[in-house]
RNA sequence: UGCCCGGUGGUGUAGUGGUAGCACUAAGGACUUUGACUCCUUCGACCCAGGUUCGAAUCCUGGCCGGGCAG
Numbered sequence: 001u002g003c004c005c006g007g008u009g010g011u012g013u014a015g016u017g018g019u020a021g022c023a024c025u026a027a028g029g030a031c032u033u034u035g036a037c038u039c040c041u042u043c044g045a046c047c048c049a050g051g052u053u054c055g056a057a058u059c060c061u062g063g064c065c066g067g068g069c070a071g
Stems, first nucleotide, its partner, number of pairs: 001070007010024004018054001026042005047063005
């Protein structure tokens, strides 16, 4: 320098243009003499900017960050 892949709650990970989901963590509650386990509830996220579209996490363009390949 060129090419490819990825970026989603605190963490990990789904999501084929139409309600952003699951697990762990955290908070509250139930149970327990206490703790642990278990159960219930709640909070919390789409890397950034533009474009297409009635509608974008998803499609397009550019950028940022990380990883890989080639030189």
The prediction has a mean pLDDT of 80. Predicted 3D model of a 71-nucleotide RNA (transfer RNA) from a Chloroflexota bacterium. The RNAcentral record of the sequence draws on ENA. Taxonomically the source falls in Chloroflexota (Bacteria, Bacillati).